[in-house]
RNA sequence: CCGUGCUAGGUGGGGAACUAGCGGUGCCCUGCACCCGCAAUCCGCUAUAGCGGGACUGAAUUCCCGGUCGAGGCCGUACCGCCUCCGCCUCCCACGACAUCGACCGACGUUGAGAGUCGGGUCCCACGCAGCGAGAGUCCGCGAACCCCGUCAGGUCCGGAAGGAAGCAGCGGUAAGCGACCGCUCUCGGGUGCCGUGGGGUGACCUGGCUGGAGCCGGACGAUGGACGCGCGUGCGGGGGCGGUUGGACGACGCCGGGUGCACGG
Repeated sequence: CCGUGCUAGGUGGGGAACUAGCGGUGCCCUGCACCCGCAAUCCGCUAUAGCGGGACUGAAUUCCCGGUCGAGGCCGUACCGCCUCCGCCUCCCACGACAUCGACCGACGUUGAGAGUCGGGUCCCACGCAGCGAGAGUCCGCGAACCCCGUCAGGUCCGGAAGGAAGCAGCGGUAAGCGACCGCUCUCGGGUGCCGUGGGGUGACCUGGCUGGAGCCGGACGAUGGACGCGCGUGCGGGGGCGGUUGGACGACGCCGGGUGCACGG
């Protein structure tokens, strides 16, 4: 160096998630890559970290190590852009209301505006009057077996008699009370009053007199203002999501370099 037969190894790898951790099923990337059984309310294991059974290949184009490239997902930072939610109105903006000013229009106004001042009314209090209601009295009727009154038959009592006394029924009357009347008188009361008198109040509204002499009210437009309101706002503050830029760890496919047996025969 060649041939034959074997062995280690290989027949995919990676990311996120799950997990104490590892691997697998499931998702995604890479790109083509044996078969069967198990598995998300998981499955199998424990740092040599899928397990069990079979098949093929096999020391190199295929296995192992290092470097490079970088698909892809993951984590973070700051900036930018977009979307969305909450709060606020300090700032910006828009709108509304208000105030002031400007010019315009209309009503009222020298038969006197606004303002000032003096009154009156609406309001409150007290009293009076009226009215209403309640109660009491007055008037009328009824009204007491005895413990109310008068008269008291009969009967009773005292007395020798004359005479006297108490007194039931009856009759007449009356008290409390009951009824009727609601007329008059008195007392009390009020969600009573086109009433009267006196006092209070005068903020607001209405109104009269006086002073004085030209405004005053409304509308639409514009400008300005603020410890006003509101928010489909290039507003402020905060939260969340997406994308871009950027940083970090991982990293498939590919590329480059290196490494790796055993036995027998020639």

Annotation
The RNA shown here (Bacterial large signal recognition particle RNA) has 266 nucleotides and comes from a Chloroflexota bacterium. Its mean pLDDT, the model's own confidence on a scale to 100, is 78. Its Rfam family is "Bacterial large signal recognition particle RNA". By type it is a non-coding RNA gene. Rfam describes the family as follows. The signal recognition particle (SRP) is a universally conserved ribonucleoprotein involved in the co-translational targeting of proteins to membranes. NCBI's taxonomy places the organism under Bacteria, Bacillati, Chloroflexota. The sequence was found by an Rfam model in a public genome assembly.